Predicted 3D model of a 72-nucleotide RNA (transfer RNA) from a Candidatus Woesearchaeota archaeon. It matches the Rfam family "tRNA". Taxonomically the source falls in Candidatus Woesearchaeota (Archaea, Nanobdellati). The coordinates come from a structure-prediction model, not an experiment, and the mean pLDDT is 80. The sequence is in RNAcentral, with records from ENA.
RNA sequence: GCGCCGAUGGUCUAGUGGUUAUGAUCCUGGCCUUCCAAGCCGGUUGCGCGAGUUCGAAUCUCGCUCGGCGCA
Numbered sequence: 001g002c003g004c005c006g007a008u009g010g011u012c013u014a015g016u017g018g019u020u021a022u023g024a025u026c027c028u029g030g031c032c033u034u035c036c037a038a039g040c041c042g043g044u045u046g047c048g049c050g051a052g053u054u055c056g057a058a059u060c061u062c063g064c065u066c067g068g069c070g071c072a
Stems, first nucleotide, its partner, number of pairs: 001071007010025003018055001027043005048064005
């Protein structure tokens, strides 16, 4: 330098055009319990950045950044 793959809460993860963006964990409030743990109910926290396409983009396209793999 070229090609391919990836980036979603503090952490891990699902989501190939319209649904409240999924689940787990962490944190937190309540219930339960003599207390703790477990269990049950609720809450906070998220689509790498910019542009484009579209009525509508986490999703499609282009560029950039970062990470991984391969080729030279």